[in-house]
Context: one part of a larger RNA
């Protein structure tokens, strides 16, 4: 000093963001107990009473009556709710950021919506498989709400879901077609066609995401708008509630509370920007939540004091840490990368220590977390890109059988097909004059027989051909008769029939495919049962069930922040916001060129087949003049270098025209290019002249667009045309090259890809003072503050006071510009400090001058910083507002002084919520609640305090005082005097008095405070064997007093007078100037300022002074205190001694000790102003100090 305890006069929240922290209150009986309610609370509501011991009664006890007795105190210590009203906001007991957030957040019972039918839905999982559950919709999942009571409005356009579904879009596959290749087989490619889920389209459905409106006009003062009109919407916000955890303005108005209130409570409603299960409104009860009032009660306070304890200091004895470039480590002014101990000047300073103190060392301590940059990172979100899971969809497969429908290709066959007329049911067309059929004979074909002739076998005969005849059967291409039946002719009619042919239309019957919907069971799924196994699988099976679905593999199409990787641009007087980014004109650009800014000014992303080329011609604009005729028409006109045009921005050019007009062309050509400009490059410009073929002009000649200068985009890929390129054995070919050409608002325009947007306050990293916020620096726009001029105000009258429109300066506080130290950290508003220095432009006090000053009181203004220079409400406040004071409540600086000094309420991390923005993550100089504050001091500053050395012999004790520090105030009252002044009303100056207030120092008689043991009382307990009387612990137990010290709330004294120099300012005398003139020589007056006078320190005052006394003192050790951290100082240390202690007695204190006595039943009372007693005094040598030694 600090921490942690104890007490505390008078006052009692005056402290303070805020009663934080402390205090108070507690136990047990008894009486008592509101609002309000869910009727269960609320309630220990709150108020109030009582509590010891003895006796006697009584009881089982506990409580009690009753009648004595002590004390300040009876629950005597300890343990032991302060209460009450009144809001927010959650009902409610729980839970939660382990280590900065217990909350209003999070659960919660109860409420509603959605999905689920069991192999469930959902959830893991690659799957087997597991949870859900050995449970079944009174289950189970998922979201939102939040007891309970009332209540839950309107909107389906947007998204989301759920449902339907004709059309359209819509993939692989299927189909059938064509194109290229290819010897086929196949490749390749193209439309078609057909098609799922999706789109898209229709319609539900917000306790699904989500939203709920302007503008006028109107009623008999006025306001206001119940009414009206209009646009617009999907609908325009109902019922609550409202300056609210939600109101900016804003401290909205009004009321209550208080002296006063940004605060609270209750009303209004003008709700930036309330509001119905993102759930409105109420609400008992609870709550370590979070405002606001009151009693109590207090050291929060006003205003601090005193003591315990432990740290802090000494001495032993152990013994760290960060830090640190070296250090021989001052101050002021300037100077410097702009705040210096280190530069420059000038002051100031003997040397080392120790205790302290936190101003400075831009102190330690953490490569700053804020800002900003990085083609850093991570995580988060979404209607950013790109992908993947899942999911959904079709198609093949795994996959079989059957019927019934329906569709649909494809062949044959057969069958239909009624307008009138016309015989009549006329499908088209086209051939077409005869078809079709019966009989009879002939005729042919087959057998068969006979006869006959040839022929072959050796013959018997048989065979084998032909021929004629008979018989039976058959045929129907030939003829012939006889018949039937149609037709051609003829009629009607658009068309005419027979008969043949091809062929529409509808229609059945076969065959393929498809698609649907039964029906099987053999595949595949489940189950069950039984064998087998330790068990589950597996395998069995006249079993059951589903079912070729499913489920799965490949394929295809959707969907998909569930999940991935990434993007998300640069310039910028810091980022963002906003602008801008390529190209062309002037300026600016300082007379070659070039030249920058978020520097001033405009333009471009093209037009033109004539607005080109060439040959001739030819002159505007404007003025004046002239018939109708004017501003503008036409000219027998003039003047007129340019004031006009030249497609268009602006510059240059321009009449010899580059303007204007005519004819005739198309050079608005091919190849080519010396030289030049200009330039990092890549681009980009001019250009003579050759040489082909042209236009135009007699010709010489001009022509390779345009009077110049913008109208534009590099490569890569891909498209067309052209070529005496190249063709991977060889000929083609595909493909490529070459030359021309097309295709980017790649406009962030030298173009990162074909394809890209937010968040982060949960964050993090590299950096950076290259770049922001705080503070300094520079500026000084603004912004205070002066001064000039002086229109006008002031009755007049610029200038008592005021002063426009202007001007000129000063400061460096304000709001800013800059971007200069400092991001390997300069801690950021206010507040508090027994912290303050500085300035003056002065708020008050002093002296003055003007006054539209009569006094009194202002108003200006001069000089002048000595001193002073408020307390409280409400608010985080600074400020401002408001009470009440006061001489006065001055304005600034000091890193907006001051956090290694405190605070931590605001701001500015993480945790919630409101209102508003967002789709979201998420945000908000908008609001609300909650949220760790590190350092033991090396050095310099400083405050103390010691040693040593100088000062020259030492030692003492005084002195001058260069210089330094202190201190300085101010009210109010009386008196002079109710005078001077003044019509009154009011009412001084100057002087003298007297008591405050405030500061300062000193002290402790008084009065009070403390006083850890002085003396009492007393409650629990334990111990001294026990009564009695102590003692120990309980917080010095608790109480009630209180000595010394030390102290305020106490006492005293001081701020005092006087002189000198002086300031504004007055004044004498006085000229330069014959007057005037306070001034120039001379000489005064005059202020709380200045210097002295008062107090202090002071010879280290480097000129270290003077002066007195000593020269045997001094130091050390010892005894101490009126000193003290240590060390110092101070008293005593040959007894001839009072330094401590002891003793003795005194003062002060306490309150009448023990022990006996009497009294009384005890409890107690009485002999007794006893008894005890710390620090103080005076007394006493009883015990401790009374010794050692150096230098002269």
């Nucleotide at each position: 000093g600090a921490a942690u305890g104890u007490u505390g006069a008078a006052g009692g929240a005056a402290c303070u963001c805020g009663g934080c922290a402390a205090a108070u209150u507690g136990a047990c009986c008894c009486u008592g107990u509101a609002a309000c309610u869910u009727c269960g609370g609320g309630a220990g509501a709150a108020a109030g009473g009582g509590u010891g011991c003895u006796u006697g009664u009584u009881u089982c006890a506990a409580a009690g009556c009753a009648a004595g007795u002590g004390g300040c105190a009876c629950a005597g210590a300890a343990u032991a709710g302060g209460g009450g009203g009144u809001g927010g906001c959650g009902a409610c007991u729980g839970u939660u950021u382990a280590a900065u957030a217990a909350a209003a957040a999070c659960a919660c019972a109860g409420g509603a919506c959605u999905c689920u039918g069991c192999a469930a839905a959902g959830u893991a999982g690659a799957a087997a498989u597991a949870c859900a559950a050995g449970a079944u919709a009174u289950a189970g999942a998922g979201u939102c709400u939040g007891a309970c009571a009332u209540c839950u409005g309107c909107c389906c356009g947007g998204c989301a879901c759920u449902a339907u579904a004709a059309a359209a879009c819509g993939a692989a596959a299927g189909g059938g077609g064509g194109g290229c290749u290819a010897a086929a087989c196949g490749g390749u490619c193209c439309a078609c066609u057909g098609u799922a889920a999706g789109u898209c389209a229709u319609a539900g459905u917000a306790a699904a995401c989500g939203g709920c409106g302007g503008c006028a006009g109107u009623a008999a003062c006025u306001c206001u708008a119940a009414c009206u009109g209009u646009c617009c919407u999907a609908a325009g916000g109902u019922a609550g509630c409202g300056a609210a955890a939600u109101u900016c303005c804003u401290u909205g108005c009004c009321a209550u509370a208080u002296a006063a209130u940004u605060g609270a409570u209750g009303g209004c409603c003008u709700g930036c920007a309330u509001g119905a299960a993102u759930g409105g409104u109420g609400u008992c009860a609870c709550g370590a939540c979070u405002g606001c009032c009151c009693c109590a009660c207090u050291g929060u306070c006003u205003c601090c004091a005193a003591c315990g304890u432990u740290c802090g200091c000494g001495c032993a004895g152990u013994g760290a840490a960060a830090u640190u470039g070296a250090a021989u480590u001052u101050u002021c002014c300037g100077u410097g990368c702009a705040g210096a101990u280190g530069c420059g000047g000038a002051a100031u300073a003997c040397u080392a220590g120790c205790a302290g103190c936190a101003a400075g060392a831009c102190g330690g301590u953490a490569a700053g977390a804020c800002c900003c940059u990085g083609u850093g990172c991570a995580c988060c979100u979404u209607u950013a890109c790109u992908g993947a899971a899942g999911c959904a969809u079709u198609g093949u497969a795994u996959u079989g059988a059957u019927a019934u429908u329906u569709u649909u290709g494809a062949a044959a066959a057969a069958a239909u097909g009624u307008g009138u007329a016309g015989c009549a049911u006329a499908g088209g067309u086209g051939g077409g004059a005869c078809u079709a059929u019966g009989u009879a004979a002939a005729u042919c074909u087959g057998c068969g027989g006979a006869u006959g002739a040839g022929g072959g076998c050796g013959g018997a005969g048989c065979c084998c051909u032909c021929a004629u005849c008979c018989g039976c059967a058959g045929a129907g291409c030939u003829u012939u008769g006889c018949g039937u039946a149609g037709g051609u002719u003829a009629a009607u009619g658009a068309a005419a029939u027979a008969c043949c042919a091809c062929u529409c239309u509808u229609u059945u019957u076969u065959u393929g495919g498809a698609a649907a919907u039964g029906u099987c069971u053999a595949a595949c799924g489940a189950a069950c049962g039984c064998u087998u196994u330790u068990u589950u699988u597996u395998a069995c099976g006249u079993u059951u069930c589903g079912u070729a679905c499913a489920g799965u593999a490949c394929a295809u199409u959707g969907u998909g922040g569930u999940u991935a990787g990434u993007u998300u641009u640069c310039c910028u007087g810091g980022g963002g916001c906003g602008g801008g980014a390529g190209c062309c004109u002037c300026c600016u650009a300082a007379a070659a060129a070039g030249u920058a800014a978020c520097g001033g000014a405009g333009g471009c992303g093209u037009g033109c087949g004539a607005a080109g080329g060439u040959a001739u011609a030819u002159u505007c604009a404007a003025g004046c003049g002239u018939u109708c005729u004017a501003a503008g028409a036409a000219c027998a006109g003039u003047u007129g270098a340019a004031g006009a045009g030249c497609g268009u921005a602006a510059u240059g050019g321009u009449a010899u025209a580059a303007g204007u007009a005519u004819g005739c062309c198309u050079g608005a050509c091919u190849g080519c290019a010396a030289g030049a400009c200009u330039u990092a490059c890549a681009a980009g410009u001019c250009a003579a002249g050759c040489a082909g073929g042209g236009a135009c002009g007699a010709a010489a000649g001009u022509c390779g667009g345009u009077c110049a200068u913008a109208g534009u985009g590099a490569u890569c890929c891909g498209g067309g045309g052209a070529c005496u390129c190249c063709g991977g054995g060889u000929g083609g070919a595909a493909g490529g090259g070459u030359c021309c050409u097309c295709g980017c608002u790649c406009a962030a325009c030298g173009a990162a890809u074909c394809a890209a947007a937010g968040g982060u306050a949960c964050g993090c990293c590299a950096g950076g003072g290259a770049u922001a916020a705080c503070a300094g620096g520079c500026u000084u726009a603004u912004u205070g503050c002066c001064u000039c001029c002086g229109a006008g105000c002031g009755u007049c009258c610029a200038u008592a006071g005021c002063g426009a429109c202007g001007a000129g300066g000063c400061g460096g506080u304000u709001u800013g510009g800059c971007a200069u130290c400092u991001c390997g950290a300069u801690g950021u508003c206010g507040a508090c400090u027994c912290c303050a220095c500085c300035g003056u432009a002065u708020c008050c006090u002093u002296u003055u001058c003007g006054u539209g000053a009569a006094g009194a009181a202002g108003c200006g203004a001069a000089a002048a910083a000595g001193g002073g220079u408020a307390c409280a409400u409400g608010u985080g406040u600074u400020c401002a507002a408001u009470g009440u004071u006061u001489a006065a409540a001055a304005c600034g600086g000091u890193a907006c002084g001051u956090g290694a000094g405190u605070u931590g309420g605001g701001u500015u991390u993480a945790g919630a919520a409101c209102g508003a923005c967002g789709u979201g993550a998420g945000u908000c100089a908008g609001u609300u609640u909650g949220g760790u504050u590190c350092c033991u001091a090396u050095c310099u500053a400083c405050u103390g305090u010691u040693a040593g050395a100088a000062u020259u012999g030492c030692a003492u004790a005084a002195u001058u005082a260069c210089g330094g520090a202190a201190u300085a105030c101010u009210c109010c009252a009386u008196c002079u005097a109710g005078u001077a002044c003044g019509a009154g009303a009011g009412g001084a100056c100057c002087g003298a008095u007297g008591g405050g207030g405030g500061c300062u120092u000193u002290c402790c008689u008084c009065u009070g405070g403390u006083g850890u043991u002085u003396c009492a009382g007393u409650u629990g307990u334990u111990u001294u064997a026990c009564c009695a009387a102590a003692a120990g612990c309980a917080u010095u137990g608790c109480u009630g007093a209180g000595u010394a010290g030390c102290u305020a709330c106490g006492a005293a004294a001081g701020c005092a007078u006087a002189g000198g120099a002086u300031a504004a300012u007055c004044g004498u005398u006085g000229a330069a100037a014959g007057a005037a003139u306070c001034u120039a020589a001379a000489c005064g007056a005059g202020a709380a300022g200045c210097c002295u006078u008062u107090u202090c320190c002071a010879a280290u005052a480097c000129a270290a002074g003077u002066u007195g006394u000593g020269c045997c003192u001094a130091a050390g050790g010892g005894u101490u205190a009126a000193a003290g951290a240590u060390u110092a100082u101070a008293a005593c240390u040959u007894u001839u001694g009072a330094u401590a202690g002891g003793c003795a007695g005194a003062a002060a204190g306490u309150g009448u000790a023990a022990a006996c006595u009497u009294u009384g039943u005890a409890a107690a009372a009485u002999g007794u102003u006893a008894g005890c007693u710390a620090a103080u005094c005076u007394g006493u040598a009883c015990u401790a100090a009374a010794c050692u030694u150096a230098u002269u």
Large-subunit ribosomal RNA, half B from Entransia fimbriata, 1192 nucleotides, folded computationally. Its mean pLDDT, the model's own confidence on a scale to 100, is 82. The full RNA is in RNAcentral, with records from ENA and SILVA.